[in-house]
Context: one part of a larger RNA
RNA sequence: GCCUACGAGUUACGGUUACUGGCCAGGUUAAUGUAUUUGAAUACAGGAGCCGAAGCGAAAGCGAGUCUUAAUAGGGCGUCUAGUCAGUGGCCGUAGACGCGAAACUUUGUGAUCUACCCUUGGUCAGGUUGAAGCGCUGGUAACACAUCGUGGAGGACCGAACCGGUAAACGUUGAAAAGUUUUCGGAUGAACUGAGGGUAGGGGUGAAAGGCCAAUCAAACUGAGAAAUAGCUCGUACUCCCCGAAAUGUUUUUAGGAACAGCGUCGUGGUUGAGUCAUAGUCAGGUAGAGCUACUGAUAGGACUAGGGGGAGUCAAAUCCUACCAAAUUCUGACAAACUCCGAAUGGGCUAUGAUAUACACGGCAGUGAGGGCUGGGGUGCUAAGGUCCCAGUCCGAGAGGGGAACAACCCAGAGCAUCAGCUAAGGUCCCAAAAUAUAUGCUAAGUUGAACUAAGGGGGUCCGACUGCAGAGACAGCCAGGAUGUUAGCUUGGAAGCAGCUAUACAUUUAAAGAGUGCGUAACAGCUCACUGGUCGAGCGGGGCGGGCAUCGAUAAUAAACGGGCAUCAAGCAUAUUACCGAAGCUAUGCGAUAGUAGUAAUACUUAUCGGUAGGGGAGCAUUCUCACAGGGGUGAAGUUGUAGCGUGAGCUAUGGUGGACUGGUGAGAAAAGCAAAUGUAGGC
Numbered sequence: 001g002c003c004u005a006c007g008a009g010u011u012a013c014g015g016u017u018a019c020u021g022g023c024c025a026g027g028u029u030a031a032u033g034u035a036u037u038u039g040a041a042u043a044c045a046g047g048a049g050c051c052g053a054a055g056c057g058a059a060a061g062c063g064a065g066u067c068u069u070a071a072u073a074g075g076g077c078g079u080c081u082a083g084u085c086a087g088u089g090g091c092c093g094u095a096g097a098c099g100c101g102a103a104a105c106u107u108u109g110u111g112a113u114c115u116a117c118c119c120u121u122g123g124u125c126a127g128g129u130u131g132a133a134g135c136g137c138u139g140g141u142a143a144c145a146c147a148u149c150g151u152g153g154a155g156g157a158c159c160g161a162a163c164c165g166g167u168a169a170a171c172g173u174u175g176a177a178a179a180g181u182u183u184u185c186g187g188a189u190g191a192a193c194u195g196a197g198g199g200u201a202g203g204g205g206u207g208a209a210a211g212g213c214c215a216a217u218c219a220a221a222c223u224g225a226g227a228a229a230u231a232g233c234u235c236g237u238a239c240u241c242c243c244c245g246a247a248a249u250g251u252u253u254u255u256a257g258g259a260a261c262a263g264c265g266u267c268g269u270g271g272u273u274g275a276g277u278c279a280u281a282g283u284c285a286g287g288u289a290g291a292g293c294u295a296c297u298g299a300u301a302g303g304a305c306u307a308g309g310g311g312g313a314g315u316c317a318a319a320u321c322c323u324a325c326c327a328a329a330u331u332c333u334g335a336c337a338a339a340c341u342c343c344g345a346a347u348g349g350g351c352u353a354u355g356a357u358a359u360a361c362a363c364g365g366c367a368g369u370g371a372g373g374g375c376u377g378g379g380g381u382g383c384u385a386a387g388g389u390c391c392c393a394g395u396c397c398g399a400g401a402g403g404g405g406a407a408c409a410a411c412c413c414a415g416a417g418c419a420u421c422a423g424c425u426a427a428g429g430u431c432c433c434a435a436a437a438u439a440u441a442u443g444c445u446a447a448g449u450u451g452a453a454c455u456a457a458g459g460g461g462g463u464c465c466g467a468c469u470g471c472a473g474a475g476a477c478a479g480c481c482a483g484g485a486u487g488u489u490a491g492c493u494u495g496g497a498a499g500c501a502g503c504u505a506u507a508c509a510u511u512u513a514a515a516g517a518g519u520g521c522g523u524a525a526c527a528g529c530u531c532a533c534u535g536g537u538c539g540a541g542c543g544g545g546g547c548g549g550g551c552a553u554c555g556a557u558a559a560u561a562a563a564c565g566g567g568c569a570u571c572a573a574g575c576a577u578a579u580u581a582c583c584g585a586a587g588c589u590a591u592g593c594g595a596u597a598g599u600a601g602u603a604a605u606a607c608u609u610a611u612c613g614g615u616a617g618g619g620g621a622g623c624a625u626u627c628u629c630a631c632a633g634g635g636g637u638g639a640a641g642u643u644g645u646a647g648c649g650u651g652a653g654c655u656a657u658g659g660u661g662g663a664c665u666g667g668u669g670a671g672a673a674a675a676g677c678a679a680a681u682g683u684a685g686g687c
Base pairs, nucleotide, nucleotide: 001687002686003685004684005683006682011095012094013093014092015091016090017089018088019087020086021085022084023083026051027050028049032045033044034043035042036041055062056061065077066076067075068074098236099235101233105226106225107224109222110221116200117199118198119197120196121195122194123193124192125190127159128158129157130155134151135150136149138147139146163187164186165185168183169182170181171180202218204214205213206212239622240621241620242619243618244617249262250261251260252259253258263369264368265366266365267364268363269362270361276357277356278355279354280353281352282351283350284349290343291341292340297337298336301333302332303331304330306327308326309325310323311322312321313320372397373396374395375394376393377392378391379390380389381388402413403412404411417593418592419591420590422589423588424587428583429582430581431567432566433565437580439579440578441577442576443575444574450569451568458554459553462551463550464549465548466547468545469544470542471541479537480536481535482534483533485510486509487508490504491503492502516531520529521528594612595611596610598607599606600605623676625673626672627671628670629669630668631667633665634664641660642659643658644657645656646655647654648653
């Protein structure tokens, strides 16, 4: 993991509500007894008791009223009938109360054969080394001291087996072993190790102290009992079909993953009528978006004007004067605001009327929900960050399948009763993968840009288009021919500086058709070449200048080549505009069928239009299993079970028949339940 068996809303009493039945201003017996009797009993007796028929008040008390009160007012609760006893279903309460599950708590006991410490009594420690005190001889001293040599044999002394331990590594890790093996290592006369017997017990022991150890169990052992502890928590909770169908919000909560009430769902009952919804018209309130501000409050850039202040001058002090400083008020121009408003929409909201539609509301039974989420729009917060967070409005997912988006809960299209080898469309597509255009027309793009995630500031004779501007038959632009001079080598600087190192001036002046005190190259400096500018030639548009737009380009950076879905595509199969055709879904249509609700009908049935996605959840109708009662059955000419085949039913399931099997067993009408398994790290067995 699979198979088989077992495995979870039960029972008693009480309450409440619906339905069914009996009796009815009444209803009903309990214990018990009698009879029939032994059943899943029945009938009768038994009126104790209970509920109802009258309430109000704290009560006295009064009474269809009563209480409050000074009140005859007002107000509160009543009156103007319907109950009661059973059965069944739903739900609630008390009980273990749908099942399994704690960690723990209390209490009775059992443990020191493991281990910790202690007590009593025993045992063990190969061999080797070192050589303390003391003592002795000799030396030495006045005497001691002291020294040498010897003797001696001390030590939580040294090395190292047994023994005790467990340092490091490897192996082992479903082990040989629920702590070991190998090598290595520490202690090894001591606070040493060890045998036997005994002691200390669970909030207690023992502890050279690690919360260690107390029988493979220790921040409180093990065992029985309280006990089915409790579990606002997790998991699981078993057959079918049909109708409807949520919530993730508000308030409160020792409350926040729980609950109560409300909201939203469902089922039943009810009556008013027009409350619900939508559209149109009218009317009413408003201070948002926007806008505005010499209309307030506040903030605000520049200027003018000018109090006050700062600075300077005025020989002290002062008058006075100046000011490219700061700046109130006033004023001009510009411009800001959620907590500004002289203004001010749209949408939305209330009310009235008309029309359409079919809800809405009240009461009662039963819930679930009270973690929501994405997207669009309006906001707060945050960084105008977040698949962030908090509100409002809408929508979808949740609880929604189908088509598109490569894949992809909530993006686009569209709401699946069933069947069909029929048709039309939506979004999106039509070269191939892959259904349908290698469609038509006109442009653009050269970057594979692009071809469905995303990119900026900024740069650029990329390229296309537009309007503008300048020049142009008094000849433009490009090319070619010619000129491009003089004062003068301007002045200064400098070794030199002559248009062209640098500084200054530059509207220098002259001659001119034109020619800068010079655009670039060049020289040591000159020279030389060239340009601006002018003439000629040529003959029609040209220039560059900016502006605007389209598509491209650089900017451009992440770990596979790896972000067109792929192949691949360049007058596209890219981009833009326009047009036609086709494909394309569970949408729509067609045909057949089913169900629900409604209408008509006594009913059968018919009709029509409508409806039939669905989690939590509510309601309805059924199938199967075991047993009981009644009725009528089947079975050795083969029951149940099991295994094939065929048929029927929307389904749970049912029926027929062949094989196997070898003795019981099904149908109908009622009733009662140990009444349905895929899940609970479910339990047991098997594989």

Background: Large-subunit ribosomal RNA, domain II from Dyadobacter sp. HNCC25DJ184, 687 nucleotides, folded computationally. RNAcentral holds the full RNA, with entries from ENA. Its Rfam family is "Bacterial large subunit ribosomal RNA". On this family, see Yusupov et al., Science 2001: "Crystal structure of the ribosome at 5.5 A resolution". The organism belongs to Dyadobacter, within Bacteria.